[in-house]
FMN riboswitch aptamer (RFN element) from Leptolinea sp. UBA5366, 128 nucleotides, folded computationally. Of the family's consensus pairs, 100% are formed in the model. The source organism's lineage runs through Bacteria, Anaerolineae, Anaerolineales, Anaerolineaceae and Leptolinea.
RNA sequence: AUGAUCCUUUGGGGCAGGGUGAGGCUGAAAUCAGCCAAUUCCCGAUCGGUGGUAAAAAUCCACGCGCGCGAGCUGAUCCGGUGAAAUUCCGGAAUCGACGGUAUAGUCCGGAAUAAAAAAAGGAAACA
Numbered sequence: 001a002u003g004a005u006c007c008u009u010u011g012g013g014g015c016a017g018g019g020u021g022a023g024g025c026u027g028a029a030a031u032c033a034g035c036c037a038a039u040u041c042c043c044g045a046u047c048g049g050u051g052g053u054a055a056a057a058a059u060c061c062a063c064g065c066g067c068g069c070g071a072g073c074u075g076a077u078c079c080g081g082u083g084a085a086a087u088u089c090c091g092g093a094a095u096c097g098a099c100g101g102u103a104u105a106g107u108c109c110g111g112a113a114u115a116a117a118a119a120a121a122g123g124a125a126a127c128a
């Protein structure tokens, strides 16, 4: 100095604003009036773990999270430009996001997200 091992700390974010009204409540009654009513539908807004990559990635490769007794499963991008090199940058146009709850959910509530892991930083008697 390096490796293994051990310890400590760290280790994911996000519906602004509007429309509609399934449904419900109240009024003595009504096909009337008033009120409540989807962060899920529609317009629109907004978010993006870890490592790798001749160059910076939600969408390339791998891993974690999640599901399964197990084998295993697990979502999505193209075009143009610059350049030695870019599905990573710039311009344009798109796409994706588990499970349960509830008026149909990436964003609300919940298992558990103030967690855990991938991993990152630092330290350490002794071992190789």
Base pairs, nucleotide, nucleotide: 002128003127005124006123007122008121009120010119017043018042019041023036024035025034026033027032045107046106047097048096049063050062051061052060058095059094066073067072077093078092079091080090081089099110100109101108